RNA sequence: GGGGGCAUAGCUCAGCUGGCAGAGCGCCUGAUUUGCAUUCAGGAGGUCGCAGGUUCGAUUCCUGUUGCCUCCACCA
Numbered sequence: 001g002g003g004g005g006c007a008u009a010g011c012u013c014a015g016c017u018g019g020c021a022g023a024g025c026g027c028c029u030g031a032u033u034u035g036c037a038u039u040c041a042g043g044a045g046g047u048c049g050c051a052g053g054u055u056c057g058a059u060u061c062c063u064g065u066u067g068c069c070u071c072c073a074c075c076a
Base pairs, nucleotide, nucleotide: 001072002071003070004069005068006067007066010025011024012023013022019056027043028042029041030040031039049065050064051063052062053061
């Protein structure tokens, strides 16, 4: 320098043939308990890496770019 993969909630990850952003764990509140744990009910938490484009509409398609992983090539 070239190819490929990943980036989504605090953590681990789904969703990617365009149409309301989700699960488990964690966190908060309540119930249960003498109290804790368990269990049950409810709740908070997201500019979907960043920028731009296409579209009525983008996490999803296109372009550029950043970080990480990987393969190839080149120099020494």
This is a predicted structure of a 76-nucleotide RNA (transfer RNA) from a bacterium. Rfam family: tRNA. By type it is a transfer RNA. Its mean pLDDT, the model's own confidence on a scale to 100, is 81.